[in-house]
């Protein structure tokens, strides 16, 4: 430098125009002699940054920045 994937909850992912979920983790309660397990309920996100299109953007465009991989160039 060019191509491709990817970037969303503490972590692993899924959502590809209609105001974001799973799962495990936290919490709280249950149960139990006590932990574990198990059972309920519950918390938590300016969906990578900034612009743009849209009535409406995690979803489409444009840049850039981060990680992985491929090619190239120079040595």
């Nucleotide at each position: 430098u060019c191509c491709c994937g990817g970037g969303u909850a503490g972590c692993g992912c899924a959502g590809c125009g209609g105001u974001a979920g799973c799962g495990c983790a936290g919490u709280u309660g249950g149960c139990u002699g006590u932990u574990a397990a198990c059972c309920a309920a519950u918390u938590g996100g300016u969906c990578g940054u900034c612009g743009g299109u849209u009535c409406g953007a995690a979803u489409c465009c444009g840049a850039c920045c981060c990680c992985g991989g491929g090619a190239g160039c120079a040595a």
Predicted 3D model of a 75-nucleotide RNA (transfer RNA) from Candidatus Falkowbacteria bacterium RIFCSPHIGHO2_02_FULL_45_15. The sequence is in RNAcentral, with records from ENA. RNAcentral records the identical sequence in 8 taxa. It matches the Rfam family "tRNA". The source organism's lineage runs through Bacteria, Bacteria candidate phyla and Candidatus Falkowiibacteriota.